[in-house]
About this RNA: A computed fold for a 526-nucleotide part of an RNA from a Betaproteobacteria bacterium, annotated as small-subunit ribosomal RNA, 5' domain. Lineage of the source: Bacteria > Pseudomonadati > Pseudomonadota > Betaproteobacteria. Its Rfam family is "Bacterial small subunit ribosomal RNA".
Context: one part of a larger RNA
RNA sequence: GAUUGAACGCUGGCGGCAUGCUUUACACAUGCAAGUCGAACGGCAGCACGGGAGCUUGCUCCUGGUGGCGAGUGGCGGACGGGUGAGUAAUGCAUCGGAACGUGUCCUGGAGUGGGGGAUAACGCAUCGAAAGAUGUGCUAAUACCGCAUACUCUCUGAGGAGAAAAGCAGGGGAUCGUAAGACCUUGCGCUUUUGGAGCGGCCGAUGCCUGAUUAGCUAGUUGGUAGGGUAAAGGCCUACCAAGGCGUCGAUCAGUAGUUGGUCUGAGAGGACGACCAGCCACACUGGGACUGAGACACGGCCCAGACUCCUACGGGAGGCAGCAGUGGGGAAUUUUGGACAAUGGGCGAAAGCCUGAUCCAGCAAUGCCGCGUGAGUGAAGAAGGCCUUCGGGUUGUAAAGCUCUUUCAGUCGAGAAGAAAAGAUUGCGACUAAUAAUCGUAAUUCAUGACGGUACCGACAGAAGAAGCACCGGCUAACUACGUGCCAGCAGCCGCGGUAAUACGUAGGGUGCAAGCGUUAAUC
Numbered sequence: 001g002a003u004u005g006a007a008c009g010c011u012g013g014c015g016g017c018a019u020g021c022u023u024u025a026c027a028c029a030u031g032c033a034a035g036u037c038g039a040a041c042g043g044c045a046g047c048a049c050g051g052g053a054g055c056u057u058g059c060u061c062c063u064g065g066u067g068g069c070g071a072g073u074g075g076c077g078g079a080c081g082g083g084u085g086a087g088u089a090a091u092g093c094a095u096c097g098g099a100a101c102g103u104g105u106c107c108u109g110g111a112g113u114g115g116g117g118g119a120u121a122a123c124g125c126a127u128c129g130a131a132a133g134a135u136g137u138g139c140u141a142a143u144a145c146c147g148c149a150u151a152c153u154c155u156c157u158g159a160g161g162a163g164a165a166a167a168g169c170a171g172g173g174g175a176u177c178g179u180a181a182g183a184c185c186u187u188g189c190g191c192u193u194u195u196g197g198a199g200c201g202g203c204c205g206a207u208g209c210c211u212g213a214u215u216a217g218c219u220a221g222u223u224g225g226u227a228g229g230g231u232a233a234a235g236g237c238c239u240a241c242c243a244a245g246g247c248g249u250c251g252a253u254c255a256g257u258a259g260u261u262g263g264u265c266u267g268a269g270a271g272g273a274c275g276a277c278c279a280g281c282c283a284c285a286c287u288g289g290g291a292c293u294g295a296g297a298c299a300c301g302g303c304c305c306a307g308a309c310u311c312c313u314a315c316g317g318g319a320g321g322c323a324g325c326a327g328u329g330g331g332g333a334a335u336u337u338u339g340g341a342c343a344a345u346g347g348g349c350g351a352a353a354g355c356c357u358g359a360u361c362c363a364g365c366a367a368u369g370c371c372g373c374g375u376g377a378g379u380g381a382a383g384a385a386g387g388c389c390u391u392c393g394g395g396u397u398g399u400a401a402a403g404c405u406c407u408u409u410c411a412g413u414c415g416a417g418a419a420g421a422a423a424a425g426a427u428u429g430c431g432a433c434u435a436a437u438a439a440u441c442g443u444a445a446u447u448c449a450u451g452a453c454g455g456u457a458c459c460g461a462c463a464g465a466a467g468a469a470g471c472a473c474c475g476g477c478u479a480a481c482u483a484c485g486u487g488c489c490a491g492c493a494g495c496c497g498c499g500g501u502a503a504u505a506c507g508u509a510g511g512g513u514g515c516a517a518g519c520g521u522u523a524a525u526c
Base pairs, nucleotide, nucleotide: 001526002525003524004523006522007521008520009519010518013373014372015371016370017369018368019366020365021331026329027328028327030326031325032324035076036075037074040073041072043069044068047067048066049065050063051062052061053060054059055058083284084283085282092209093208094207095206096205097204098203101201102200103199106197107196109194110193111192112191113190114148116146117145123138124137125136126135127134128133154163155162156161168189169188170187171186172185173184176183177182210256211255212254217247218246219245222244223243224242225241226240227239228238229237259281260280261279262278263274264273265272266271286307287306288305289304290303309320310319311318312317337363339362340361341360345359346357347356348355349354376406377405378404379403386397387396388395389394410467412462413461414460415459420453425447426446427445428444429443430442431441432440470515471514472513473512474511475496476495477494481510482509483508484507485506491498492497
């Protein structure tokens, strides 16, 4: 000099954009942060509508008939998104390669979707318990569950064979059948099996990745082989047997420290230091262990066990996990609101409408940082008054002020007022499918909505210089000097050093210098 997620002191007008627990991975009150689908299902607790009954005429009762829908079965999603950096020096990251793998949804191609069965929750009844909850019995449905058939492919194979599937739902309809429901046909969405792909993930190798030798030897599943098991998959990953190997002064092992990279800061560079925000990867979710489900987890807001802690209890037993967003206590020099909205972007579910979303978008607080603007402009010598200095002549503050002439940014008041929002929806035309002028899909035109921010940005009008400057320094380094007070005292100080009676170095005043809504100090890095 540059820099900072800074803090402290003094001061403080406005706006834009960023950033904001670096310390206790300490403990957490409260609310919210993951749901959704009735176009899978049986149903109907509550709401609304319709219908019926009773009458006391504005109430009561009944009724899944309709819109819908609590609880329940089932599906998909809760493995994403969000947080933190404790652990980890290599089961990690970065770069470059590799072969022995998996893959829900998505895209693409092929084949199929036949025929049966038994349950169970909800619900009813009964029981136990303070509660959390649990038990028995009876009834019922499915895209829940289980067989049978079939197999283009797929898997296994001793190459002969063997094994393995499936589910329906919604819309529309001319003939035919049927009292009707519907059969039947058709469209869309599904379901089963399989080929290829995309994207994603698992695994392996090489090279690089901090300090210590006042750590020199380490290692028995250890190193390799054979056989087997296990996995989606190679492999001591695991087991049995066999051999005695493997690593190490090119630093093994041990100890300490540490998430890592893109990058950030600095520097002419080489380097050095760091890894906040943003992005990628990894690890973790009260502490330790474990598996289940699933395409995917050994799962932050899932389960089980153990432990510590907190809470409830009728003492028998139960409940919990903010390193999600706010917020509280504590620690600390120190770090914000228990805000608004799903309008946009994105995600989950759904055919869609839509619902959910503390992701996100916004607002609030903080000069924490960067950037921009303002605190007025011109004129004005009697060089006013006052202050300070003085050689008492004057000098300086100083065109500074006053006065005169103007302007009105920003703040203030009033008015007008956006972009961010076109997808979706509706109507019409055309095309595809089809027996079909239905329906559905695609496409074009027209049309109707939807804004948290926010009456915000921006624009216009009004009045009046009106509301807006401080901080540090002035001995040398280093830009800027005099007076008074003090008298090795009080004090200053980054280094050299000042102060013991004329101190440009302490304190105050006048003047000056530097930066400026900041200035200085402290800490830290180069």